[in-house]
């Protein structure tokens, strides 16, 4: 101080996929088989480090990819994002 980033709270907005099948004690447990990415988790590209070094090892982002976990009627959850306050206190 016309207060940056980030942090919290409140309210708004927010996709995707079987109300799939069998048993049971029937929005639900367990078993079958299909499928989704947008809590969470999990892989790497350029770069950068390992005296060179294209090989090797580390480092190394996401809404990308995995689908472990999660989830496939409606609620709820739900990255992410509006507004609004509260904190913060960068440049200058």
């Nucleotide at each position: 101080a016309a207060g940056a980033a980030g942090a919290c709270a409140a309210a708004g907005g927010g996709a995707g996929a079987g109300a799939u099948c069998g048993u049971u004690g029937u929005a639900a447990a367990c078993g079958a088989c299909g499928c989704c990415g947008a809590a969470g988790g999990a892989g790497c590209a350029a770069g950068c480090u390992g005296a060179a070094a294209u090989c090797c090892a580390g480092u190394g982002a996401a809404u990308c990819u995995c689908u472990c976990a999660g989830g496939c009627a409606a609620a709820a959850a739900g990255a992410c994002u509006u507004u609004u306050g509260u904190c913060g206190g960068a440049c200058g």

Model confidence (mean pLDDT): 77 of 100.
Glycine riboswitch aptamer from Bacillus piscicola, 92 nucleotides, folded computationally.
Rfam family: Glycine riboswitch aptamer. From the family's description: This family represents the bacterial glycine riboswitch. Glycine riboswitches usually consist of two metabolite-binding aptamers domains with similar structures in tandem. The aptamers cooperatively bind glycine to regulate the expression of downstream genes. In Bacillus subtilis, this riboswitch is found upstream of the gcvT operon which controls glycine degradation. Gene Ontology term of the family: glycine biosynthetic process.